[in-house]
Context: one part of a larger RNA
RNA sequence: UGACGGGGGCCCGCACAAGCAGCGGAGCAUGUGGUUUAAUUCGACGCAACGCGCAGAACCUUACCAGGGCUUGACAUCCCCUGAAGGCCGUAGAGAUACGGAGGUGCAGGCUUUGCCUGCACAGGGAGACAGGUGGUGCAUGGUUGUCGUCAGCUCGUGUCGUGAGAUGUUGGGUUAAGUCCCGCAACGAGCGCAACCCUCGUACUGUGUUGCCAGCACGUAAAGGUGGGCACUCACAGUAGACUGCCGUGGACAACACGGAGGAAGGUGGGGAUGACGUCAAAUCAUCAUGCCCCUUAUGUCCUGGGCCACACACGUGCUACAAUGGCCGGAACAGACGGCUGCGAACCCGUGAGGGGGAGCUAAUCCGAGAAAUCCGGUCCCAGUUCAGAUUGCAGGCUGCAACUCGCCUGCAUGAAGUCGGAGUUGCUAGUAAUCGCGGAUCAGCACGCCGCGGUGAAUGCGUUCCCGGGCCUUGUACA
Numbered sequence: 001u002g003a004c005g006g007g008g009g010c011c012c013g014c015a016c017a018a019g020c021a022g023c024g025g026a027g028c029a030u031g032u033g034g035u036u037u038a039a040u041u042c043g044a045c046g047c048a049a050c051g052c053g054c055a056g057a058a059c060c061u062u063a064c065c066a067g068g069g070c071u072u073g074a075c076a077u078c079c080c081c082u083g084a085a086g087g088c089c090g091u092a093g094a095g096a097u098a099c100g101g102a103g104g105u106g107c108a109g110g111c112u113u114u115g116c117c118u119g120c121a122c123a124g125g126g127a128g129a130c131a132g133g134u135g136g137u138g139c140a141u142g143g144u145u146g147u148c149g150u151c152a153g154c155u156c157g158u159g160u161c162g163u164g165a166g167a168u169g170u171u172g173g174g175u176u177a178a179g180u181c182c183c184g185c186a187a188c189g190a191g192c193g194c195a196a197c198c199c200u201c202g203u204a205c206u207g208u209g210u211u212g213c214c215a216g217c218a219c220g221u222a223a224a225g226g227u228g229g230g231c232a233c234u235c236a237c238a239g240u241a242g243a244c245u246g247c248c249g250u251g252g253a254c255a256a257c258a259c260g261g262a263g264g265a266a267g268g269u270g271g272g273g274a275u276g277a278c279g280u281c282a283a284a285u286c287a288u289c290a291u292g293c294c295c296c297u298u299a300u301g302u303c304c305u306g307g308g309c310c311a312c313a314c315a316c317g318u319g320c321u322a323c324a325a326u327g328g329c330c331g332g333a334a335c336a337g338a339c340g341g342c343u344g345c346g347a348a349c350c351c352g353u354g355a356g357g358g359g360g361a362g363c364u365a366a367u368c369c370g371a372g373a374a375a376u377c378c379g380g381u382c383c384c385a386g387u388u389c390a391g392a393u394u395g396c397a398g399g400c401u402g403c404a405a406c407u408c409g410c411c412u413g414c415a416u417g418a419a420g421u422c423g424g425a426g427u428u429g430c431u432a433g434u435a436a437u438c439g440c441g442g443a444u445c446a447g448c449a450c451g452c453c454g455c456g457g458u459g460a461a462u463g464c465g466u467u468c469c470c471g472g473g474c475c476u477u478g479u480a481c482a
Stems, first nucleotide, its partner, number of pairs: 001482002003479003007476007015466002019430005026321008034312002042053002064307007073130001077129002079126005088101005106120006132296002135294003141290002143285003146281001148279001153192006159168003172183003198273004203241007212231003217228003244267001247261005323423001327382007339370003344363002349358003389420001394415007436458007
């Protein structure tokens, strides 16, 4: 100087407390451990691994296993020889591949142009330099990332003090979300952080009105902004204004600031996002990529078929669905936002109980389509029951995608109806348009979503307080630790 303390003081944070909803019990989904296996590829392991890499394992992916093949190789550059290449057919084979056949003759340039030569692209054969490796080492590395932590800290120049390590500044009195600001002070300044500048939501104005909108006018319909017309309104897209403790009062050192008030759509950082200092964890990643060294080289490379990654006595994590009446079921009626769409979204209409099929209008989309929002409201029914709760499991019959759904996809109908009556010790999230609850969209994607990322609808309860648990910041104290 740090680190640490079941030392002290001060202060924060859904840290506790006050509340609400959960998890831990059940069934299922998913990840992991373990076990099994020819293989169940590999990585991630307290917080900060475990719906994580995987934003989508039937083949492919795929790195694993078994078997069948290849050896200058699936891929790159260089040399020689031959031939355009691609595509098609047949035979053998699980395929990779091998053999045979028909057919075919590219582009550019030159020439003694029925053609020949050279070059280019591509293919076959050959020789060797080499290729290749998701093989090892993240404790050799770059890059990227997590975490403490959006915490308020981390430093430097000069000066001063100290033999020196170092100190001072950065401590102190107040204050703040903040090393934020004020005052004081052997310090005076400065940098990286904080804040602001950026995006978005909330208010108004201006501009522009089509594909958006419809107040007034006219036409028109079963109903319709459907038509003429208009750009006032909604909305869209740009721009501008607006919030600064600016104004008033009180407190305070007349400061910073705090509290109350006015005006205002909004107040004291308005809500949300992006933004992550010096560093810590030899944290994670050699499997995204790059890369040193080591290792393999007829194999640890590469091609193919099939299997596996989906196993199942068990254990844990994360979710979904429930255990019902604030509910289930039936009928009727209403209201979003954001997003996607061209070998794509696919309307009307018809068929089917349905998944779906036929059909193809329109739309490169403020125009058309996905698209029915659901919870909600109105009416009816059930009457507390393992039930008209719950839906696992299983049987049968079908649909869709795809070369192919046996291992191993999703969906539909009928039948079947399991556990489950609110969950031990313990434990998680959340302070407002939040929690809870309800549906909708998107990425990935042929198909496959209870996951993930977004969107809106309905919409709470509680917060006395900081003694205690956890994490953190500042000062101080002890130390046999560095």

Small-subunit ribosomal RNA, 3' major domain from an uncultured Bacillota bacterium, 482 nucleotides, folded computationally. The full RNA is in RNAcentral, with records from ENA, Greengenes and SILVA. Its Rfam family is "Bacterial small subunit ribosomal RNA". The prediction has a mean pLDDT of 85.